Notes
This is a predicted structure of a 1493-nucleotide RNA (small-subunit ribosomal RNA) from a metagenome.
RNA sequence: CGCUGGCGGCGUGGCUAAGACAUGCAAGUCGAACGGACUGUCUAAUUGAGCAAUCGAAAGGAUAGUUAGUGGCGAAAGGGUUAGUAAUGGAUAGGUAACGUACCCUGUACUUCGGGAUAGCGUCGUUUGCCGCAAGGCAAACUACCGAAAGGGGCAUUAAUACCGUAUAAUAUCAGGCGUCGAUAGACGUUUGAUCAAAGAUUUAUCGGUACAGGAGCGGCCUAUCUCCUAUCAGCUAGUUGGUGAGGUAAUGGCCCACCAAGGCUUUGACGGGUAGCGGGGCUGAGAGGUUGGCCCGCAACAUCGGAACUGAGAUACUGUCCGGACCUCCACGGAGGGCUGCAGUAACGAAUAUUGCGCAAUGGGCGAAAGCCUGACGCAGCGACGCCGCGUGCGGGAGGAAGUCUUUCGGGAUGUAAACCGCUGUCAGGGGUAAGAAAGUACGUUUCGGCGUAUUGAUCGAACCCAGAGGAAGUCACGGCUAACUCUGUGCCAGCAGCCGCGGUAAGACAUAGGUGGCUAGCGUUGUUCGGUGUCACUGGCUUAGAGCGUGUGUAGGCGGAAAAGUAAGCGCUUUGUGAAAGCCCCCGGCUCAACCGGGGAAUUGCUUGGCGAACUGCUUUUCUUGAGGCAAGAAGGGGUGCGAGGAACUCUUGGUGGAGCGGUGGAAUGCGUAGAUAUCAAGAGGAACGCCGGUGGUGAAGACGUCGCACUAUACUUGUCCUGACGCUGAGACACGAAAGCGUGGGGAGCAAACGGGAUUAGAUACCCCGGUAGUCCACGCCCUAAACUAUGUCUACUAGGUCGUGCGGGUUCUGACACUUGCAUGGCCGAAGCAAAAGUGUUAAGUAGACCGCCUGGGGAGUACGGCCGCAAGGCUAAAACUCAAAGGAAUUGACGGGGGCUCACACAAGCGGUGGAGCAUGUGGAUCAAUUCGAAUCAACGCGAAGAACCUUACCUGGGUUUGACAUGCUUGGAUGCUUGCCUGGAAACAGGUUAAGUUGCCCGCAAGGGUGAAACUUGCACAGGUGCUGCAUGGCUGUCGUCAGCUCGUGUCGUGAGAUGUCGGGUUAAGUCCUUUAACGAGCGAAACCCUUGUCGUUAGUUGCCAUCAGGUUAUGCUGGGAACUCUAGCGAGACUGCCGGUGUUAAACCGGAGGAAGGCGGGGACGACGUCAAGUCAUCAUGGCCUUUAUGCCCAGGGCCUCACACGUGCUACAAUGGCGAGUACAAAGCGACGCAAUACCGCGAGGUGGAGCAAAUCGCAAAAAAACUCGCCCCAGUUCGGAUUGCAGGCUGACAACUCGCCUGCAUGAAGUUGGAAUCGCUAGUAAUCGCGAAUCAGCUACGUCGCGGUGAAUGUGUUCCUGAGCCUUGUACACACCGCCCGUCAAGUCAUGGGAGUCGUAAGUACCCGAAACCGGGUUGUCAACCGAAAGGAGACGCCUGUCUACGGUAAGUGCGAUGACUGGGACUAAGUCGGAACAAGGUA
Repeated sequence: CGCUGGCGGCGUGGCUAAGACAUGCAAGUCGAACGGACUGUCUAAUUGAGCAAUCGAAAGGAUAGUUAGUGGCGAAAGGGUUAGUAAUGGAUAGGUAACGUACCCUGUACUUCGGGAUAGCGUCGUUUGCCGCAAGGCAAACUACCGAAAGGGGCAUUAAUACCGUAUAAUAUCAGGCGUCGAUAGACGUUUGAUCAAAGAUUUAUCGGUACAGGAGCGGCCUAUCUCCUAUCAGCUAGUUGGUGAGGUAAUGGCCCACCAAGGCUUUGACGGGUAGCGGGGCUGAGAGGUUGGCCCGCAACAUCGGAACUGAGAUACUGUCCGGACCUCCACGGAGGGCUGCAGUAACGAAUAUUGCGCAAUGGGCGAAAGCCUGACGCAGCGACGCCGCGUGCGGGAGGAAGUCUUUCGGGAUGUAAACCGCUGUCAGGGGUAAGAAAGUACGUUUCGGCGUAUUGAUCGAACCCAGAGGAAGUCACGGCUAACUCUGUGCCAGCAGCCGCGGUAAGACAUAGGUGGCUAGCGUUGUUCGGUGUCACUGGCUUAGAGCGUGUGUAGGCGGAAAAGUAAGCGCUUUGUGAAAGCCCCCGGCUCAACCGGGGAAUUGCUUGGCGAACUGCUUUUCUUGAGGCAAGAAGGGGUGCGAGGAACUCUUGGUGGAGCGGUGGAAUGCGUAGAUAUCAAGAGGAACGCCGGUGGUGAAGACGUCGCACUAUACUUGUCCUGACGCUGAGACACGAAAGCGUGGGGAGCAAACGGGAUUAGAUACCCCGGUAGUCCACGCCCUAAACUAUGUCUACUAGGUCGUGCGGGUUCUGACACUUGCAUGGCCGAAGCAAAAGUGUUAAGUAGACCGCCUGGGGAGUACGGCCGCAAGGCUAAAACUCAAAGGAAUUGACGGGGGCUCACACAAGCGGUGGAGCAUGUGGAUCAAUUCGAAUCAACGCGAAGAACCUUACCUGGGUUUGACAUGCUUGGAUGCUUGCCUGGAAACAGGUUAAGUUGCCCGCAAGGGUGAAACUUGCACAGGUGCUGCAUGGCUGUCGUCAGCUCGUGUCGUGAGAUGUCGGGUUAAGUCCUUUAACGAGCGAAACCCUUGUCGUUAGUUGCCAUCAGGUUAUGCUGGGAACUCUAGCGAGACUGCCGGUGUUAAACCGGAGGAAGGCGGGGACGACGUCAAGUCAUCAUGGCCUUUAUGCCCAGGGCCUCACACGUGCUACAAUGGCGAGUACAAAGCGACGCAAUACCGCGAGGUGGAGCAAAUCGCAAAAAAACUCGCCCCAGUUCGGAUUGCAGGCUGACAACUCGCCUGCAUGAAGUUGGAAUCGCUAGUAAUCGCGAAUCAGCUACGUCGCGGUGAAUGUGUUCCUGAGCCUUGUACACACCGCCCGUCAAGUCAUGGGAGUCGUAAGUACCCGAAACCGGGUUGUCAACCGAAAGGAGACGCCUGUCUACGGUAAGUGCGAUGACUGGGACUAAGUCGGAACAAGGUA
């Protein structure tokens, strides 16, 4: 804040503007300190009226009360707030021998005698009238001393417990002397001198006053320790530090002043900046800690802002004074007044915080002798669910369970014993009604002074008891995971949700609503804040690769430090003293019915402190030691450093000779050089730089780095000896030194190489890669720079913890000696590895193991190693080093895939080798595009395009136009109707569908019944309702089916083992295969789906069976024919078998698997072909085959009909056919197939027609008849003679045929005659094929009335060439490697530019703020100086003095002003980079060898 809200108790409530405040209240009291004034009562001198009684006035006195003033005490407490303050503060422990103290308590002593004032009170001017001689008095008016007001003045007079003087006085104070003690100026004792006091009141018993001492309580001051962030604040400081003296204070002190000295503080963080009241405590946490300081208690500070003092015991004073500033109010404009950060309250601010309440009854405070008064302290009440605590909103029974609602698979289920209903109870609230208590005191009386009795005091709160009646009292949030709780509907990346992950794009458990459920409950949820979780600031963590070891060393401070002994006692341990306030927390007990709350007691308060004891450890002091460290001696290794000198090879240049056309360079070229003689070659000379081989996981150095040879100088490590010193050590913030390359300065040098630059190429471009040149630079000397993937991405030192092996340097032992060998020690450089460690990779005595010491560094990615500031630098730049903003990741190691213009092995008509095509022509067909009323729809790389379609004239048909129809062309159920309905016939309109009419004939279910007839409404029809229907959408909601990788050899599982895990192993390696096929090895052993096999077909043989097939033998017959009898041999048909298995031989191979060759065989190593397609991929294809969720439609997106369209045509592409001809065309003749089909059919012989075809119909449901015949190519003979032809057949004309219920115009096929286009072998590119294959030739079938079929699917005929390889292109498999990819390279991803938004840096400046510096001005006040002014007390006879006041002035100083700067903030034209953003532009830098690592 949202929704909701019954009661009570106890608490608590302006966190923001220490910003401003109207109004009321919050500090008074005392008459027993004082004089008055006023009021009442009593008395009353005196007096008025009245005859009097009596009624009045009244000085004075007494008494009771009130109180303006003087005086006393209080007002410095209580109450509020947290602005300031990082120490003049707080906490804790101490000190004060350096101090104060009113009121209170105790004690001792005293309280004499006088004086002068001052408040108060009174009074003050003018005029008129009256009285009066006047003075004056009275009355009235004006307005009445000045002033608007606040306030103030003159005169006279008065009191005190006010003020002053005086007496006396000490154990008071001061000064001096002496003594004792002590810690410094002290304490105590003694002595001498000096100085200082008072107040009275009254009810006579008290209260008060003064001095001193002591006490209690309260304060002042001082010390130690602790007390936030910041070094992008490193130096600060002149009263500063100290001394002496004087001053000041209650008191110490630079607190102040004069003089003297030059100190003081600081990396243990001074100074500066920021922030902040502190503590007891609160919240949280297992604790250690973290955070906090509201209520209550203690301390501090403040009171509109700043300054100052006065009074006082106490203040530098919240509701006192003075001054200055800001603001507000009043005003007669001359001047005045004010201070809620007291209680309420107001506006304002803000997310936000209460009543202008009651009472002093209690507690406490002030005053008072007391009564009492005052008290917004306090006690209570009011408001707020703000918090904590308690109670209630009922309790029991009550159905397989009402209604309603929700849901559903429609059967049911849930809400739910929940309700209703029955029976009970009576809390709280409501109405009545009040006991005890919060009350102690006070007054009066009494008293044996201990008390007792009586009366009286409540703002507010308040139990019982009675009445009534389930009556008045439940919400809120959530329900995808975390996190308890699920469904429907709506919505459709919209609306919305969201703490994180993330939901929502038509089936949302996440949005919204509903039902249900879960949690909590008078609350619930949200937001904010703190702690926790978070080991995410870590004491208990880390730094090879995730963030993190300084590039390396030397070394200061610091930290840490070997062995033995003695002492000490700082740390440490034990014990003890004091303290650690109370409250709070904890425990126990108790009081409110319980609890919260409250009371009592205890514990705790882990801290500081006092004394004592101990002496192991650390520290300190002393003494000693040798193993750490260093020195000394001997030895020898090395590109260690610096300087000087020398050398050869190569290169370039110069000169000369030879020579004669090219050289050079590249992927290929060109620029370049060369006839003025290059390159090449020989000789001589010059120059500069670098040092081949040796050379090495080899050596040296702290690192960077160091390599020809010699000399000089110089440093270090190592080995051996165990001679010397005696802990001299380790690390190391700052500091200092060195520090590759590039770069800078000055001066040299310059052969080669080579940024920039020029040219040539490449390219779309090429400011690059390649080439030709080429300057800085590279080299030297001196001086800077100070950074690197300065890397072992691993700081230095020390100790300990298995080994093996190879180097380098030095040594010991074995042997008589040496070599060699073996063994052993130290140092150093590598590799492999145990344990351990590690996220893993890995590391592993050279640790990243186990420990110790010290330093450095890290804390999500980006912004950013950037900005600002500072330091360094000549510059370039370096070091130090943020924030705003933004993202939910960034990152490491490893795993599985995928990918690579990575690698290895292997395969495939993948290439190569061949043969034939496509791409060019004409036509056919499909597609795109265009067109159209419509040209229906789908398919789109391979894997769409002669594909769905095995056949669009109507139909098909889904499209268009027009006409018609609405329960429908079709299904089911219910319902109405009445016998109807159906068939045949006729008529009208119409293109038809359909609509309407007519009467005639026939027929009309089932049951009963002879019949008449009765019953029924099942079939059909009809009315209406549910519903039908949809080739409408979504193939990205789906099933099924299919394509593709791919007939590629792969894909997995169980158990075991390894790994933290993902996962691996198996499935890898070696062979082999077509194959994850098999063998072998083996932490794997087995298994499954695939491969293979099983199946079909074909090739050989056998056997069985012979009709429709066959015919060798026998017989018959014909012109002829298996024609007939017959046969069962052959072919064939179709069943069953055999056969082939690397089985045999030889060789190779691992003994194996297997391979090579051979024999035999019809066939040989899978014999050929087919079917068969693993896990999966492509959101592949199909909602138009079918099925199906959801959505849409319902007189229409359904259904019917006619006509049209799907056949259009500038064009483009795919697939085909026919050709371009002589390996051919034409004519004639002659052979040889297979596989199919036929009743809505195939159709023979015969006849007609040139032909398509017609007539006709034998035969055949077919091994019998037919299609069908002639297969064609082939072969033989003849013609053509290379041409747009006797090639080619497009196109067009004429004449016909066929099909079809109607119909060949759009838009069918065929025939004949005529016509006779393009085309002469096809660019870039591209396709198929390894044998009965390609090529070529014909035949058949499906669909089908017919057919645009040249398509598709089959069949046979003829029948090759080439290859025996794997470099390349494409694709695939296995192993390996890299990866920043995982939507997986059609991936990822970088930068400029353009656009928008945001924050930020610079910026001429502008504005503000903070703290100072210098100077000017200088209020009030204290202090000092001056004084001619004024003055009661004292002195003085007086004058006058003392003293006080006033005035003037000095120091200091607030506010204010001027000037130059500093820090911080805001703003600023313009400008810099940054972050984010939708599908922008340009390229293509990185990730694969990322195409130049």